Context: one part of a larger RNA
RNA sequence: GGCGUAUGGGGGAUGCCUAGGCUCUCAGAGGCGAUGAAGGACGUGAUAAGCUGCGAAAAGCCGCGGGGAUUGGCACAUACAAGUUGAUCCGCGGAUAUCCGAAUGGGGCAACCCACCGUAUUGAAGAUACGGUACCCGCCAUUGGCGGGGGCGAACCCGGGGAACUGAAACAUCUAAGUACCCGGAGGAAGAGAAAACAACAGUGAUUCCGAGAGUAGCGGCGAGCGAAAUCGGAUUAGCCCAAACCGUACGGUUUACGGACCGUGCGGGGUUGUAGGACCACGACAUUUGGUGCUUUAUGAAUAAGAACACGUUGGAAAGCGUGGCCAUAGACGGUGAUAGCCCGGUAUUAGUAAAGACAGUUACCGAUAGUGGUAUCCUGAGUAGUGCGGGGCACGUGAAACCCUGUAUGAAUCCGGCGGGACCAUCCGCCAAGGCUAAAUACUCCUGAGAGACCGAUAGUGGACCAGUACCGUGAGGGAAAGGUGAAAAGAACCGUGAACAACGGAGUGAAAGAGAAUCUGAAACCAUACGCCU
Repeated sequence: GGCGUAUGGGGGAUGCCUAGGCUCUCAGAGGCGAUGAAGGACGUGAUAAGCUGCGAAAAGCCGCGGGGAUUGGCACAUACAAGUUGAUCCGCGGAUAUCCGAAUGGGGCAACCCACCGUAUUGAAGAUACGGUACCCGCCAUUGGCGGGGGCGAACCCGGGGAACUGAAACAUCUAAGUACCCGGAGGAAGAGAAAACAACAGUGAUUCCGAGAGUAGCGGCGAGCGAAAUCGGAUUAGCCCAAACCGUACGGUUUACGGACCGUGCGGGGUUGUAGGACCACGACAUUUGGUGCUUUAUGAAUAAGAACACGUUGGAAAGCGUGGCCAUAGACGGUGAUAGCCCGGUAUUAGUAAAGACAGUUACCGAUAGUGGUAUCCUGAGUAGUGCGGGGCACGUGAAACCCUGUAUGAAUCCGGCGGGACCAUCCGCCAAGGCUAAAUACUCCUGAGAGACCGAUAGUGGACCAGUACCGUGAGGGAAAGGUGAAAAGAACCGUGAACAACGGAGUGAAAGAGAAUCUGAAACCAUACGCCU
């Protein structure tokens, strides 16, 4: 020096555990904000650094309801207080709520600086206190008043813009993809929506979503790829209102033979469709249904309350284990208790219960709306619209034979004897009525609340974060971004003695089932280090 064995050190793998995550399901809720949000700064405790709570009324104040012994946690302790005249705590409501922040009197390097006006205190000035003073929009008005907006928020939704990597085994059309991303806007959903629709000689009857149709028909450097619809089966169902004709009315204007007529604007009535309908004229009528506002509480709904049934023996530190014999069960969900408990504890099934709120449920109070028949001379039925040329975009559809939809530009109809569509176009036939608007449900999502589930993870996993983590730390900055869980059933956390410089460390003693559980604390692998012994060199 090597190998082996043993005993230790070192280290923190492994096993077990879970306080935290992950993914879902069913319900709820789907917003907060100038009455100042989200998020912060600074304060606030007898002693108080951080966390949590709160705001100069500051771990809190007031009222009502509940509840019943203590007064946030790390975190003990002492002191002083409060509390059965009911504290802490839980629910509901209220008060207070510094400064910054949309931040809004002006400014500013956020949490700071500097003002003006009014009122009160004062004789006045000053000072102090309170209130007001941003901008934009609408209405009323006309130095003004009232109302709204602004900002934040996880996804979902609509609109305006809009890539590239990539794929095509290169690459340009194409693809990725109308994706990512940016901007604007809204709601609990959004959007769409009551046929100028489909279809095909038979018919359907707003929209949306799901399954099939179907990877079909098609589109496509016919490459890579992209990719419908009718129809059928389901979910859910709901239909309406204007503009106009016409009538009335107010005001203004034109005209007048002063009776009026015409034009414009506002308001009210009327009316809303395609076998055309309506106005208008003539008959006729209030059945029925529905919308809004309001009211109500029985659905729902806080804290909360009641809530069954076990003993003995045995092993053990400990019984819930094992043995024996019982009991409850609309409760044998779950969790805890010194090992594995229906009957020990909290609960669970079940039952009771109410405040605020409050329906899409109910009610009818008020307001509003609502049928039909016949006739057809006249009138109305959405215009820079439809269509067309050129240039683009959207449609599964890349300009193609390219219909349909949108529109930058240039043009530009018809008016019911009318117009549009049915994938070039024409005819026949069929369907429908554009150029105004509203509309629940079925659908999408989950920052958040409650209940629950898992052939999900178990501390290098699962969130980055089980732990005081978006922290420490890094970066000028945008931004990046950790490590770190476990004594024991219970601190019973080692009095006392000794060695020692010692508040280090260790040895005794003591606690405990165990200290080979001693806080660097469950288990305690390997590398690595050491000691002893054996063998080899």

This is a predicted structure of a 537-nucleotide part of an RNA (large-subunit ribosomal RNA, domain I) from a Phycisphaerales bacterium. RNAcentral holds the full RNA, with entries from ENA. Model confidence (mean pLDDT): 81 of 100.